Model confidence (mean pLDDT): 87 of 100.
This is a predicted structure of a 325-nucleotide part of an RNA (large-subunit ribosomal RNA, domain IV) from Adlercreutzia muris.
[in-house]
Context: one part of a larger RNA
RNA sequence: CUGUUGCCAAGGAACUCGGCAAAAAGGCUCCGUAAGUUCGCGAGAAGGAGCGCACAGAAAUGUGCCGCAGUGAAGAGGCCCAAGCGACUGUUUAACUAAAACACAGCUCUCUGCGAAGUCGCAAGACGAAGUAUAGGGGGUGACGCCUGCCCGGUGCCGGAAGGUUAAGAGGAACUGUCAGCCGUAAGGUGAAGCAGAGAAUUGAAGCCCCGGUGAACGGCGGCCGUAACUAUAACGGUCCUAAGGUAGCGAAAUUCCUUGUCAGGUAAGUUCUGACCCGCACGAAAGGCGUAACGAUUUGGGCGCUGUCUCGGCAGCAGACUCG
Numbered sequence: 001c002u003g004u005u006g007c008c009a010a011g012g013a014a015c016u017c018g019g020c021a022a023a024a025a026g027g028c029u030c031c032g033u034a035a036g037u038u039c040g041c042g043a044g045a046a047g048g049a050g051c052g053c054a055c056a057g058a059a060a061u062g063u064g065c066c067g068c069a070g071u072g073a074a075g076a077g078g079c080c081c082a083a084g085c086g087a088c089u090g091u092u093u094a095a096c097u098a099a100a101a102c103a104c105a106g107c108u109c110u111c112u113g114c115g116a117a118g119u120c121g122c123a124a125g126a127c128g129a130a131g132u133a134u135a136g137g138g139g140g141u142g143a144c145g146c147c148u149g150c151c152c153g154g155u156g157c158c159g160g161a162a163g164g165u166u167a168a169g170a171g172g173a174a175c176u177g178u179c180a181g182c183c184g185u186a187a188g189g190u191g192a193a194g195c196a197g198a199g200a201a202u203u204g205a206a207g208c209c210c211c212g213g214u215g216a217a218c219g220g221c222g223g224c225c226g227u228a229a230c231u232a233u234a235a236c237g238g239u240c241c242u243a244a245g246g247u248a249g250c251g252a253a254a255u256u257c258c259u260u261g262u263c264a265g266g267u268a269a270g271u272u273c274u275g276a277c278c279c280g281c282a283c284g285a286a287a288g289g290c291g292u293a294a295c296g297a298u299u300u301g302g303g304c305g306c307u308g309u310c311u312c313g314g315c316a317g318c319a320g321a322c323u324c325g
Base pairs, nucleotide, nucleotide: 001320002319003318004317005316006315007314008313010311011310014309019306027051028050029049030048031047036041038143052065053064054063055062056061078304079303080302081301082300083299084298085296086295090102091101106141107140108139109138110137111136112135118127119126120125144291145290146289147288149221150220151219154218155217156214157213158212159211160210163209164208165207169203170202175197176196177195178194181190182189183188222240223239224238225237226236249283250280261277262276263275264274265273
């Protein structure tokens, strides 16, 4: 010096990104337990006391003593307050992330009438299901409470079938090739049937166009100017644009750039934290909004206790390192 274990005056988080690590707490019995709450919980809340041995005593209890020895493999909550996220128990990146991610009961939309829809397979066939809409598949949301606003112009989906457009197929007009014959001295011309080649009109669904519906479908949810008898502000008015211009609730937020916004609280001092304000760069209602008891090896802030984290270092055990062998 390294690893590991133990101890420390005074102070007690001054350490540090952060109490990381350590310390502390820990058993049993009794007493006693707040806010909140879904009345279950919160609760082991918190907090307090007792605990060995001897003698006296029926007991309650009193008095005294030890702080050592024995035994045992060992184990055996720190607590409180406030806030965010997720309801919860669960699940996950086997070997750097356990979480506010996934799942979840519950809610909702949609498809499916049974040889179901859907899935696997070339098929046979199988699953779905020895089920039958209180069932099964798919999407979204995610306990519970209060709620979930406006826009159907675009896209999607559903419905409609009058009109427009529209394929193969059906259809076969005109045309073309060939050729008997006919005309011509010839070159050549013309040319029926047949056989070929091309092929107009007409007819021909779904789809698209079109008409309507639909948001817990994909999605979207404005600008400028003026105005009140201090000022400021604008309930009010004007105007432009739009399919419609963001309702409730929440808001410097896991979202706020400016920003350490401003005010208040906590501290001697607070870019964090909490409560407010609202000027929301760029919240907002099932890619759910706002709350919420309980729960959490979750995240953030504060406090009590406790400590070698620190002021600031010291000592010791064991094992190494180093020297000799």